[in-house]
Context: one part of a larger RNA
RNA sequence: UGACGGGGGCCCGCACAAGCGGUGGAGUAUGUGGUUCAAUUCGACACAAUGCGAAGAACCUUACCCAGUCUUGACAUCCCUCGCUAACCGUAGAAAUACGGCGUUCUCCGCAAGGGGACGAGGAGACAGGUGCUGUAUGGCUGUCGUCAGCUCGUGUCGUGAGAUGUUGGGUUAAGUCCCGCAACGAGCGCAACCCCUGCUCUUAGUUGCCAGCACUUCGGGUGGGCACUCUAAGAGGACCGCGGGAAGUAAAGCCCGAGGAAGGUGGGGAUGACGUCAAGUCCUCAUGGCCUUUAUGAUUGGGGUUACACACGUACUACAAUGGCCGGUAUAAAGGGUUGCAAAACCGCGAGGUCAAGUCAAUCCCAAAAAGCCGGUCUCAGUUCAGAUCGAAGUCUGCAACUCGACUUCGUGAAGGCGGAAUCGCUAGUAAUCGCAGAUCAGCAUGCUGCGGUGAAUACGUUCCCGGGCCUUGUACA
Numbered sequence: 001u002g003a004c005g006g007g008g009g010c011c012c013g014c015a016c017a018a019g020c021g022g023u024g025g026a027g028u029a030u031g032u033g034g035u036u037c038a039a040u041u042c043g044a045c046a047c048a049a050u051g052c053g054a055a056g057a058a059c060c061u062u063a064c065c066c067a068g069u070c071u072u073g074a075c076a077u078c079c080c081u082c083g084c085u086a087a088c089c090g091u092a093g094a095a096a097u098a099c100g101g102c103g104u105u106c107u108c109c110g111c112a113a114g115g116g117g118a119c120g121a122g123g124a125g126a127c128a129g130g131u132g133c134u135g136u137a138u139g140g141c142u143g144u145c146g147u148c149a150g151c152u153c154g155u156g157u158c159g160u161g162a163g164a165u166g167u168u169g170g171g172u173u174a175a176g177u178c179c180c181g182c183a184a185c186g187a188g189c190g191c192a193a194c195c196c197c198u199g200c201u202c203u204u205a206g207u208u209g210c211c212a213g214c215a216c217u218u219c220g221g222g223u224g225g226g227c228a229c230u231c232u233a234a235g236a237g238g239a240c241c242g243c244g245g246g247a248a249g250u251a252a253a254g255c256c257c258g259a260g261g262a263a264g265g266u267g268g269g270g271a272u273g274a275c276g277u278c279a280a281g282u283c284c285u286c287a288u289g290g291c292c293u294u295u296a297u298g299a300u301u302g303g304g305g306u307u308a309c310a311c312a313c314g315u316a317c318u319a320c321a322a323u324g325g326c327c328g329g330u331a332u333a334a335a336g337g338g339u340u341g342c343a344a345a346a347c348c349g350c351g352a353g354g355u356c357a358a359g360u361c362a363a364u365c366c367c368a369a370a371a372a373g374c375c376g377g378u379c380u381c382a383g384u385u386c387a388g389a390u391c392g393a394a395g396u397c398u399g400c401a402a403c404u405c406g407a408c409u410u411c412g413u414g415a416a417g418g419c420g421g422a423a424u425c426g427c428u429a430g431u432a433a434u435c436g437c438a439g440a441u442c443a444g445c446a447u448g449c450u451g452c453g454g455u456g457a458a459u460a461c462g463u464u465c466c467c468g469g470g471c472c473u474u475g476u477a478c479a
Base pairs, nucleotide, nucleotide: 001479002478003476004475005474007473008472009471010470011469012468013467015463016462019427020426021425022424023423026318027317028316029315030314031313032312033311034309035308042053043052064304065303066302067301068300069299070298073127077126078125079123080122081121082120083119088101089100090099091098092097106117107116108115109114129293130292132291133290134289138287139286140282141281142280143278145276150189151188152187153186154185155184156165157164158163169180170179171178195270196269197268198267200237201236202235203234204233205232206231209227214224215223216222240264243258244257245256246255320420324379325378326377327376328375329374330373336367337366338365341360342359346355347354348353386417391412392411393410394409395408396407397406433455434454435453436452437451438450439449
């Protein structure tokens, strides 16, 4: 100087408390461990691995296993020789591939001869290739403490020195935020602000919107007409303790109350992550040193596996019902996506879906029905008209192909489950809870993920205690 203390003081955080809803019990989905297997590819392991890499394993993916094949190679550059092909057909084969047939010339320079290029075949070797090893050789990227308020430097001063001071102290703040004081005076990286979304107003603009005011109307902003309003998207304004009062306070910083205001003390949310810690994670995104491999640890094809199943754990979904289930009617979003696409209406089918096909490169058309809600009816507390696992049958769609191993539909079947032990998680407001919608990936496949809106609470006395953190101080046989 640090680190640590079941030392002290001050302070903060959904840390506790006060509340609301869960997990732990059930079934299923998914990931992991374990076990099994020819293989069940690999990585990730307290918080910070376990719906994680994977924004989507039937083939492909794919790295694993079995079998069949290739060896300058599936891919790149260079050299030599020859020439076109691609495609199609036949035979063998599981395919890769092999053999045969058919097929017969792209382009540039040039009068021509010839030469060059693209592409293909053959050959020789330099080499290619490796998701092989090492994340404890590395770059880059990332997690975490933590959006915590800290981490440092120059000069000066003090100290023999390591170092100290500044950064401590008194107040204050979300903040090393600001004020005052002070052997310090300044500065940098962080904080804040600058950026984006959202909340209010104005300006500009009108193929969205509007009977706002007028006219027509097959009644639908449908038409004429108009940018007033809504909205859209570019710009501007607006909030600064600026104004008034207050108690103390240091004529400070600030704190409390109020006015005005759409918004009040960082308005709400996001992006933004200091010096560093964990030899944290990643050589399987990529890059890369070293090592290993080179008729194989490379390449290719078919099939299988990653989907196994006594069991254990994590994360979710659906329930156990009447604040509910079912049936009928009816209302109201936002944000997205769409040309190899989204697909209306009509018709067929109980349905998944099919047929035909208008419109639409989209503020114009489509996906598109929002759902919870409201109104009416029914069920009457039961393993039920709850719950839907499992299984049987028949189908639909995607796709060469749904056996291993897809999703969905209809009919039948109807399991556990009556609110969950010890324990444990999230959340302070448009939040929790609850309800649906969209998107990425994607041929097909979502209870996951990322977004969007609808309905919309309860509680916080307080900081003694648990956990984590910040500052000062003290002890130490620790570094």